The prediction has a mean pLDDT of 84.
The RNA shown here (transfer RNA) has 72 nucleotides and comes from candidate division WWE3 bacterium CG_4_9_14_3_um_filter_43_9.
NCBI's taxonomy places the organism under Bacteria, Bacteria candidate phyla, candidate division WWE3.
The sequence was found in a public genome assembly.
Its Rfam family is "tRNA".

RNA sequence: GGCAGGGUAGCUCAGUGGUAGAGCAGCGGACUCAUAAGCCGUCGGUCGUGGGUUCAACUCCCACCCCUGCUA
Numbered sequence: 001g002g003c004a005g006g007g008u009a010g011c012u013c014a015g016u017g018g019u020a021g022a023g024c025a026g027c028g029g030a031c032u033c034a035u036a037a038g039c040c041g042u043c044g045g046u047c048g049u050g051g052g053u054u055c056a057a058c059u060c061c062c063a064c065c066c067c068u069g070c071u072a
Base pairs, nucleotide, nucleotide: 001071002070003069004068005067006066007065010024011023012022013021018055026042027041028040029039048064049063050062051061052060
């Protein structure tokens, strides 16, 4: 350099056109002599960046940035 996959919450990941979710973590509550586990609630996001298409884009198209793998 070429090809493929990926970038979404603090972390691991869902979400293939119609109001962005789960688990873990954090915080609060209840329970307990106390702690942990489990239970209830809650906080959470410029969806990598910039354009385009569309009534409407995390999703489709283009360019760029970053990560991983293969290849020369």